Context: one part of a larger RNA
Molecule: small-subunit ribosomal RNA, central domain
Organism: Erythroxylum brevipes
C1' cells in the first nucleotide's frame, strides 16, 4: 500500500456554494480510442520445461524442440464505455396559479418587572442564613402612594409544533428580501449528483476602536465555613454581558450518524398543501403529497439499538482511521494585533 471499517470501541470537514476531477437518464446512427478474437514479427544466450544422448549412476554436461505475459503491426466483431450526429421526456431547471412559516435585514412602537432619583406617610429596624455576620438604616433606611429617568429582556399563547445550510430564530406593526411546498400542466431538452483546492456563513468566550451601563457578574475586596478554604454559601463588585465598524474562526458546533438516488410489510400522533365524499355549515371520514414524532415486521448489529426521516439492499462522488502512552506536544510553515487557530511528527515507554 492492500484489506477491514467510521451512532456508541480508532474514523463524517461545524455548514453551504461551487472550480478542476470522478460519475452519470432513454431511443436510433456514427466512428473504432478502451473492449473482445484471429494472424504475423519480437520478446540474446544461460536459466525452467520436454524428448534423445555422453561422463560406470547421480550432480553435471551436450544435442533438438517447446513455453509465456508484454510490445508493436495487420484483418475483423460492435453487445458495452468513450466519440460523432439527430430525436425523446420520467432526471434537473424556467415561466404560471396558491399557500404556511420566531427566514434573513432596517426602521417605528409598547408592556410587566428591576434598579436609580423626586416628592408625601410613617418612625426602627431592613437584609441575608442551616445558624450568624460584613453590609444599608434617626444625616429617617425597609414598607407604602404619586411623579420622573435609564438600559435590558419579551410571561401567557407555546406543542414531541413552525422556519433556516448550519450556527441560529419569538412583544407588536410596517419597509425590503431569500428559500421551501402543494397544484396544474406550457416551456427548456440531461441542462445532472458530488466536489481536491478556494469562496462565504460560523454559539459562547475573546480583541480593537467609539458609545451605552439597569439587572447579572469572572477578576477583587469584605464576612462565614474550616485544622487550612486561594472553595461551595452571603454582602459589595471590575472587565463583561448590549450596540456600530472590524479581527478572531473555535465548541459534547451533537442525530457523537457526509451528500445524491433507487428499492424494501405495517399501526399510530402531529404540521403544511391537494383531491374526493358526505354535509346549509364547522366539520367527520377516505386518499396522495413535503416534513416532524412514536411503535416495529423482514433484514443488518458484538451488544445498545437503528428500521421508508435506515444502523436494511444497491450505486456515484467526497472526507477520515490504522494499539494505549508521548501528542493534537515539537520543529518547521501559513494565518492573526494578541490570545491563538490550521497544518502535524519522532525518540523514548507499556
Nucleotide at each position: 500500500u492492500u484489506g477491514a471499517g467510521c451512532g456508541u470501541a480508532a474514523a463524517g470537514c461545524a455548514u453551504c456554494u461551487g472550480u478542476a476531477g470522478g460519475u452519470g437518464g432513454c431511443u436510433u446512427u456514427u466512428u473504432a480510442a478502451g473492449u473482445c478474437c484471429g494472424c504475423c514479427g519480437u520478446c540474446a544466450a544461460a536459466u525452467c520445461u520436454c524428448a534423445g544422448g555422453g561422463c560406470u549412476c547421480a550432480a553435471c554436461c551436450c544435442u533438438a524442440g517447446a513455453c509465456a505475459a508484454g510490445c508493436a503491426g495487420u484483418g475483423g466483431a460492435a453487445a458495452c464505455u468513450g466519440c460523432c450526429a439527430a430525436a425523446u421526456u420520467g432526471g434537473a431547471g424556467u415561466a404560471c396559479a396558491g399557500u404556511a412559516g420566531g427566514g434573513g435585514c432596517a426602521g417605528a412602537g409598547g408592556c410587566a418587572a428591576u434598579u436609580u432619583c423626586c416628592g408625601g406617610u410613617g418612625g426602627a429596624g431592613c437584609g441575608g442564613u442551616a445558624a450568624a455576620a460584613u453590609g444599608c438604616g434617626u444625616a429617617g433606611a425597609g414598607a407604602u402612594c404619586a411623579a420622573a429617568a435609564a438600559g435590558a429582556a419579551c410571561a401567557u399563547c407555546a406543542a414531541c409544533g413552525a422556519u433556516g445550510a448550519a450556527a441560529g430564530c419569538a412583544c407588536u406593526c410596517u419597509g425590503c428580501u431569500a428559500g421551501g411546498c402543494c397544484g396544474a400542466c406550457a416551456c427548456u431538452a440531461a441542462c445532472a449528483c458530488u466536489g481536491a483546492g478556494a469562496a462565504a456563513c460560523g454559539a459562547a468566550a475573546g480583541c480593537u476602536a467609539g458609545g451605552g451601563g439597569a439587572g447579572c457578574g469572572a477578576a477583587u475586596g469584605g464576612g462565614a465555613u474550616u485544622a487550612g478554604a486561594u472553595a461551595c454559601c452571603c454582602c459589595a463588585g471590575u472587565a463583561g454581558u448590549c450596540u456600530u465598524a472590524g479581527c478572531a474562526g473555535u465548541a459534547a458546533a451533537c442525530g457523537a450518524u457526509g451528500g445524491a438516488u433507487a428499492c424494501u410489510g405495517g399501526g399510530c400522533g402531529u404540521u403544511g398543501u391537494g383531491c374526493g365524499u358526505a354535509u346549509c355549515g364547522a366539520u367527520c371520514c377516505a386518499u396522495g403529497u413535503a416534513g416532524u414524532a412514536c411503535u416495529g415486521u423482514a433484514g443488518c448489529u458484538a451488544a445498545c439499538g437503528c428500521g421508508u426521516u435506515a444502523a436494511g439492499u444497491a450505486u456515484c462522488c467526497c472526507g477520515c482511521c490504522u494499539g494505549g502512552g508521548g501528542a493534537g506536544u515539537a520543529c518547521g510553515u501559513u494565518c492573526a494585533c494578541a490570545a491563538g487557530a490550521a497544518u502535524g511528527a519522532a525518540a523514548c515507554u507499556c